[in-house]
This is a predicted structure of a 104-nucleotide RNA (Guanidine-I riboswitch aptamer) from Clostridium frigidicarnis.
The RNAcentral record of the sequence draws on Rfam.
The organism belongs to Clostridium, within Bacteria.
Formats: sequence, structure tokens, C1' cells
RNA sequence: UUUAGAGUUUUAUAGGGUUCCGUAAUUAUUUACUUAAUUAGUCUGGUCCAAGAUAAAGCCCACAGUUUUUACUGUGUACACGGAAGGACAAAAGCCUGGGAGAU
Repeated sequence: UUUAGAGUUUUAUAGGGUUCCGUAAUUAUUUACUUAAUUAGUCUGGUCCAAGAUAAAGCCCACAGUUUUUACUGUGUACACGGAAGGACAAAAGCCUGGGAGAU
């Protein structure tokens, strides 16, 4: 310098904010905490977003064996310190940029 390469999906979570729901306060209204509006995420929560460096399971793939064939079974799928700034959705984030910049 060139080429190839750490696959992918679902579920759950760490975490995240505030569209919606709920909750609380205020105002008006109501027989009524009944209804509506405004404000609040420095409101525990539900919906929602969510990890390359979180987890589980599946599929793909590789190798080996079995089987007349379709296929079946087993094993493997490692390691991984990491800014700032910017971007999207309502908004934010271990989301994306990014196995990046850097570090060793």
C1' cells in the first nucleotide's frame, strides 16, 4: 500500500427522556376527586427509545460424524480501555456517527 474479516433476528435489561397514558398542583366547572384547560420528568410509574465493548434463545456459518436422499447429531462462533463534538425521532440516552478519534 492492497485485499479480506469479529454475521443476523427476537426477547429481556442497564440506561434514557417526555409524544401518549397515569400522577400531582393551579384555574374554571360539577351533586360529586364530575369534566376540561394550563403547568410539572428536579413526578415513583405504564406505552415508547435502548447497548460492538449487557444477558438469554434462535437462525445463518465453519468443522466432524451419521444417513439411500431430503437431512440429523455434536462442537465452535473468541477478545474487546475508549473521549469530545454532532445527528434523529416528541425528546434524551451505553441509540447512530463508532470495534470511530485516541490508548495499549